Description
A computed fold for a 465-nucleotide part of an RNA from an uncultured bacterium, annotated as small-subunit ribosomal RNA, 3' major domain. Its mean pLDDT, the model's own confidence on a scale to 100, is 87. Its Rfam family is "Bacterial small subunit ribosomal RNA".
Context: one part of a larger RNA
RNA sequence: UGACGGGGGCCCGCACAAGCAGCGGAGCAUGUGGUUUAAUUCGAAGCAACGCGAAGAACCUUACCAGGACUUGACAUGUAGGUGAAGCGGUAGAAAUACCGUGGCCGAGAGGAGUCUACACAGGUGGUGCAUGGCUGUCGUCAGCUCGUGUCGUGAGAUGUUGGGUUAAGUCCCGCAACGAGCGCAACCCUUGUCGUAUGUUGCCAGCAUUUAGUUGGGGACUCAUACGAGACUGCCGGCGUUAAGCCGGAGGAAGGUGGGGAUGACGUCAAGUCAUCAUGCCCCUUAUGUCCUGGGCUACACACGUGCUACAAUGGCCGGUACAGAAGGAAGCGAAACCGCGAGGUGGAGCUAAUCUCCAAAACCGGUCCCAGUUCGGAUUGGAGUCUGCAACCCGACUCCAUGAAGCCGGAAUCGCUAGUAACGGCGCAUCAGCUACGGCGCCGUGAAUACGUUCCCGGGUCU
Numbered sequence: 001u002g003a004c005g006g007g008g009g010c011c012c013g014c015a016c017a018a019g020c021a022g023c024g025g026a027g028c029a030u031g032u033g034g035u036u037u038a039a040u041u042c043g044a045a046g047c048a049a050c051g052c053g054a055a056g057a058a059c060c061u062u063a064c065c066a067g068g069a070c071u072u073g074a075c076a077u078g079u080a081g082g083u084g085a086a087g088c089g090g091u092a093g094a095a096a097u098a099c100c101g102u103g104g105c106c107g108a109g110a111g112g113a114g115u116c117u118a119c120a121c122a123g124g125u126g127g128u129g130c131a132u133g134g135c136u137g138u139c140g141u142c143a144g145c146u147c148g149u150g151u152c153g154u155g156a157g158a159u160g161u162u163g164g165g166u167u168a169a170g171u172c173c174c175g176c177a178a179c180g181a182g183c184g185c186a187a188c189c190c191u192u193g194u195c196g197u198a199u200g201u202u203g204c205c206a207g208c209a210u211u212u213a214g215u216u217g218g219g220g221a222c223u224c225a226u227a228c229g230a231g232a233c234u235g236c237c238g239g240c241g242u243u244a245a246g247c248c249g250g251a252g253g254a255a256g257g258u259g260g261g262g263a264u265g266a267c268g269u270c271a272a273g274u275c276a277u278c279a280u281g282c283c284c285c286u287u288a289u290g291u292c293c294u295g296g297g298c299u300a301c302a303c304a305c306g307u308g309c310u311a312c313a314a315u316g317g318c319c320g321g322u323a324c325a326g327a328a329g330g331a332a333g334c335g336a337a338a339c340c341g342c343g344a345g346g347u348g349g350a351g352c353u354a355a356u357c358u359c360c361a362a363a364a365c366c367g368g369u370c371c372c373a374g375u376u377c378g379g380a381u382u383g384g385a386g387u388c389u390g391c392a393a394c395c396c397g398a399c400u401c402c403a404u405g406a407a408g409c410c411g412g413a414a415u416c417g418c419u420a421g422u423a424a425c426g427g428c429g430c431a432u433c434a435g436c437u438a439c440g441g442c443g444c445c446g447u448g449a450a451u452a453c454g455u456u457c458c459c460g461g462g463u464c465u
Base pairs, nucleotide, nucleotide: 007465008464009463010462011461012460013459015455016454019418020417022415026310027309028308029307030306031305032304033303034301035300042053043052064296065295066294067293068292069291070290073121077120078119079118080117081116082115083114087102088101089100090099091098092097105112106111123285124284126283127282128281132279133278134274135273136272137270139268144183145182146181147180148179149178150159151158152157163174164173165172189262190261191260192259194230195229196228197227198226199225200224204219205218208217209216233256236250237249238248239247240246312411316370317369318368319367320366321365329358330357333352334351338347339346340345377408382403383402384401385400386399387398388397424447425446426445427444428443429442430441
């Protein structure tokens, strides 16, 4: 000077408390450990690994295994030399590939493209993240971390940054051997909430006509869209305060004291993570640790853990009727009407390069039924029959229909999230993608709570001592 203390003071945070809904028990999904395996490729490891890299493992992907093949190579550049390419058909083969036949490039030429031989070299998801760059996680959006000059101290260093108030904040005020400054905080950015102005098509429809329908004429009022502005600053009033910073209450206002949300992550810490995104030093392989192919594996299963989904029902299940979104996507695409099928889906092809066409809710609400039961709860599992994608659904896809109907009657110790349009409940969209193991991830809207006395205690953090 730091760090630490079951030392002290002050102060924060869904940290506790107060509440609501969960997890831990069941079934299934998914990741991991373990075990197994020819292989079950590799990485991630307390918080901060475990629905993580993977925003898509049937082949491909693929890095793993078995077998079959290649050796200037699947890919790049160069040098020398040679040369009727590629493609198509046939035969063998699991394919890679080999052989046979056919075929025959551009240019006047030089030459070029392709290909073969030889040589330099290629190639490596091989090792080292404890050799590295870059990127990332975390403490933590915590309020801190420093510097110049001056002063003090032999010096390490201190001071400033401590103190009294105040704040979400080293935020601001006052004081002070300090005076200033930088990186952080805040603001500037995006979005949302109110209003105005401008512009109205593909959007909108109050009034006037018209129609099955904003459909058409028309209109710019309204909604909405897109720009540009206004608006919030403790500005105003009262009280408290040191006449300060500020705090409490009030007015006005769509909004009030950072209005809500996002982006934004200081000096640094963890030799944190990543050599398998990429880049890269060194080491290693070079007829193989490189490359191609077929098949298998990454999907195994006595177990153990994490994260989820569905439930155990009556605030419910089932049947019928009937409303109301937002944000996205769409040309090898989205696909309407109509028809067929119980259904998945099929036929069909209007329209749409899309405010034009298309994909477009469920819970809710109304009526009926079930009557507390392992049930009209629950849907695992299994049998059968199908649909779709795709060269191909055996290993190993999703979905549909019929049948089957398991565990489960609210979960031990323990443990997680959340303070408002939040939790909880309900559906919709998108990326990846032929299809899909999505119940995941990222978004969107609908319905919409309870509780916070307080800071003794648990956890983490700041500050003084």